[in-house]
Bacterial RNase P class A from a Chthonomonadales bacterium, 358 nucleotides, folded computationally. The prediction has a mean pLDDT of 77.
RNA sequence: GCAGAAGGUCGGGUGGUCGCUCCGGCCGCGCGCGGCCGGGGAGGAAAGUCCGGGCUCCACAGGGCACGAUGCCGGAUAACGUCCGGGCGGGGCGACCCGACGGAAAGUGGCACAGAAAACACACGGCCGCGCGCUCGCUCCGGCGGGCGCGCGGCAAAGGUGAAAAGGCGCGGUAAGAGCGCACCGGCGGCCGGGAGACCGGCCGGCCUGUCAAACCCCAUCGGGAGCAAGACUCGACAGGAGGGGCUGAGGCGGCCCGCUGACCCUCCGGGUGAGUCGCUAGAGGCCGCGGGCAACCGCGGUCGUAAGAGAGAUGACCACACAAAGACAGAACCCGGCUUACAGACCUUCUGCCCCC
Numbered sequence: 001g002c003a004g005a006a007g008g009u010c011g012g013g014u015g016g017u018c019g020c021u022c023c024g025g026c027c028g029c030g031c032g033c034g035g036c037c038g039g040g041g042a043g044g045a046a047a048g049u050c051c052g053g054g055c056u057c058c059a060c061a062g063g064g065c066a067c068g069a070u071g072c073c074g075g076a077u078a079a080c081g082u083c084c085g086g087g088c089g090g091g092g093c094g095a096c097c098c099g100a101c102g103g104a105a106a107g108u109g110g111c112a113c114a115g116a117a118a119a120c121a122c123a124c125g126g127c128c129g130c131g132c133g134c135u136c137g138c139u140c141c142g143g144c145g146g147g148c149g150c151g152c153g154g155c156a157a158a159g160g161u162g163a164a165a166a167g168g169c170g171c172g173g174u175a176a177g178a179g180c181g182c183a184c185c186g187g188c189g190g191c192c193g194g195g196a197g198a199c200c201g202g203c204c205g206g207c208c209u210g211u212c213a214a215a216c217c218c219c220a221u222c223g224g225g226a227g228c229a230a231g232a233c234u235c236g237a238c239a240g241g242a243g244g245g246g247c248u249g250a251g252g253c254g255g256c257c258c259g260c261u262g263a264c265c266c267u268c269c270g271g272g273u274g275a276g277u278c279g280c281u282a283g284a285g286g287c288c289g290c291g292g293g294c295a296a297c298c299g300c301g302g303u304c305g306u307a308a309g310a311g312a313g314a315u316g317a318c319c320a321c322a323c324a325a326a327g328a329c330a331g332a333a334c335c336c337g338g339c340u341u342a343c344a345g346a347c348c349u350u351c352u353g354c355c356c357c358c
Base pairs, nucleotide, nucleotide: 001354002353003352004351005350006349007348008347009346010345013321014320015319016318017317018316020041021040022039023038024037025036026035027034028033029032043329047340048339050338051337052336053335054334055227056226057225058224067223068222069221070220071219072086073085074084075083076082087101088099089098090097091096102218103217107216108215109212110211111210124159126155127154128153129152130151131150132149133148134147135146136145137144138143167185168184170182171181172180186208188205189204190203191202192201193200194199231278232277233276234275235274238271240269241268242267243266244265245264251261252260253259285304286303287302288301289300290299291298292297
């Protein structure tokens, strides 16, 4: 210098003009609106709503079945399907990346097309042995050898098919062959050693049990349901229920009496609805230091802050300046931890490979 790998930060700044919304203060009046001043006002993903938790209401003795999710080992955490460290497998020259990665020797089931055969193995062409028939050659006339066809039997090495072919490969062996025997490799079982464990290493054995569990299933662990339009309080009007009073007259006709009229009245409970208030934003918080840990993370101390919190829902537009330029993806609606997806551009740190120079 070129090509890459991993991790992280930012994703606009300053000033001006005109607007939006919320809060506080002051003023005005026609009393719920307006004005003035001051202050707050989107994100790294606010997104998808895919996991996990807090919070709220409902349900709930315990256990089991069913259903769902997760699935190598150890750790972190409020919890997780997340994160960290490790193991194994795969990819890359490498930095490094990817993996639902328990069980197929419990059971059931599937394996398209092609192919003889796709799991109770099988035999298409082929190889080998024996018998018979035809035929050719040789002959020392006893036979011997070859070809073709048929039948019986042996074999699975090589061929062809397939994503996958009954361990792989080599030597021996054999009529031809075959774990039939042996060496190495893979797998399985046992023993020994190392490790906290996943797992790794060594020795021995018999000779091998296809693949699929994001098919059913088995094993282990976890899981009650609904969600802030959750839910709580206050007030008002109006259904409903219970108790009491009432035709021996409640209530009304302005207070009382007479008179007239003639069926409701009071208290409590209570439901949804409407309005208002709360829930509502300070939270498993950010930053700094020290300590523990490889790390995720944890502990202690200090420090920061009214700082979006609406309810049809605000956070915008333009101009100027410097810079190379202002241009991506996208916008809160109870909160938090993750995952996933989208993203113009700028920058930082560490590392790898190749080339060049000193």
A source record names the gene rnpB.